[in-house]
Parts: sequence; structure tokens; C1' cells
RNA sequence: GGCGUGGCUGGCGAUGGGGCCCGCCCGAACCUCCGAGCCGCGGAUGAUGGCUCCUACGGAAGG
Repeated sequence: GGCGUGGCUGGCGAUGGGGCCCGCCCGAACCUCCGAGCCGCGGAUGAUGGCUCCUACGGAAGG
């Protein structure tokens, strides 16, 4: 210095925050999809990894 493994801690799961659960990572995990195109382009969905609450946004109805 490299590789493997274990512990502790931490980080991550396409747009914000809390709780619980699941998975992944050790400098990686992660950084959505479609179209033309090689660009300072156009378009689409979603605030969850999953459940739930709050916030923001959108739609409908009522007061």
C1' cells in the first nucleotide's frame, strides 16, 4: 500500500421535515423516465425505499 472479514460509528435509498419498519454502502451506497439530439434542448410523473403525520404544490366539492 492492496485485499478480505468483524466491531463501533456514520452515510445512502430522483424535490422538504418527524416517527416506525426494510434494504444498501465504507469512499462507496445514491443522483427517475421519454423524445430528438450532442445542446444553455423539449416533455412527463412523484415531496415515502415502504407505512404514516406535517409542510409546499396540483385537482374537485362545500362554507